[in-house]
RNA sequence: CACUUAUCAAGAAAGGCAGAGGGUUAUGGCCCUGUGAAGCCUUAGCAACCUCUUCCCGAGGCAUCGGGAAAGCUGGUGCUAAUUCCAACCCAAGCAAUUGGGAAAGAUAAGUC
Numbered sequence: 001c002a003c004u005u006a007u008c009a010a011g012a013a014a015g016g017c018a019g020a021g022g023g024u025u026a027u028g029g030c031c032c033u034g035u036g037a038a039g040c041c042u043u044a045g046c047a048a049c050c051u052c053u054u055c056c057c058g059a060g061g062c063a064u065c066g067g068g069a070a071a072g073c074u075g076g077u078g079c080u081a082a083u084u085c086c087a088a089c090c091c092a093a094g095c096a097a098u099u100g101g102g103a104a105a106g107a108u109a110a111g112u113c
């Protein structure tokens, strides 16, 4: 990088360096930003994907394995403005404004090659 699966309406910020952009990209909208964007570093926090711990059930002679639960969280990630900020494409309802659902794309985790 590619593929598969799962999740994406909740949650959680201060400081230092830096100095103009940022919200993935392109389009429209809306928003954040010199009262300091991106990026980097430190500390803190959130969460619970994997791991680990505890408990329950099942298999097994044992070792152990499988499933489930936890406002448990050891370690590995991830995250800490706004629903993935909203739309775009498709479907349904509606005279319309609009509303609802889905897809695509993207992000994260685990796994495979």
Stems, first nucleotide, its partner, number of pairs: 002112007013043005021032003027087003044080003049076002052072001053070007084105001089102005
Molecule: SAM riboswitch aptamer (S box leader)
Organism: uncultured Bacteroidota bacterium